[in-house]
């Protein structure tokens, strides 16, 4: 200084005004941008996380059902929760400028946003979630 292995601690933001019986969902006008690369600072480039489907094993004081036993209960099958690994889906940008170099700065106009609710359509409200989580600092050990 990079590397391994444990462990801690941290790890997503944001409305207001109209109509209307009803809308923080609709109309207008506003606000917001998770992590890691990336010749340079990036919600839109690459890629990774969160939802959500699939499927590996592995666990249940759970549920069905077949089968054996007088019972307690064994065994075998499916399903179901959970945890785990792996795989799927997974939105959205362009001119111009400055520069050696920027789809990243600086102009300008753009455009995107899980899934369940909800007297009425959801980035921005309520919920799973005081949850997970890419990752990030430190710490110890190891070996180089």
């Nucleotide at each position: 200084c990079a590397c391994g292995u444990g462990c801690u601690c941290c790890g997503g933001g944001g409305u207001c005004g109209g109509u209307g019986u009803a809308a923080a969902u609709c109309c207008g006008a506003a606000c917001c941008g998770g992590c890691g690369g990336u010749u340079a600072a990036a919600g839109u480039c690459c890629g990774c996380g969160a939802c959500c489907c699939g499927u590996u094993c592995g666990u249940c004081u759970u549920c069905u059902u077949a089968u054996g036993a007088a019972a307690u209960u064994g065994u075998g099958a499916g399903a179901g929760a959970c945890g785990u690994g792996c795989g799927g889906u997974u939105g959205a940008g362009c001119u111009g400028g400055u520069g050696a170099a920027a789809c990243u700065c600086c102009a300008g106009c753009a455009c995107c946003g899980a899934c369940g609710g909800u007297u009425a359509u959801a980035g921005u409200c309520c919920g799973g979630a005081c949850g997970g989580g890419a990752g990030g600092c430190g710490c110890a050990c190891g070996a180089g």
FMN riboswitch aptamer (RFN element) from Cryobacterium sp. PH31-O1, 144 nucleotides, folded computationally. The source organism's lineage runs through Bacteria, Actinomycetota, Micrococcales, Microbacteriaceae and Cryobacterium. The prediction has a mean pLDDT of 80. Its Rfam family is "FMN riboswitch aptamer (RFN element)". Rfam links the family to the GO term FMN binding.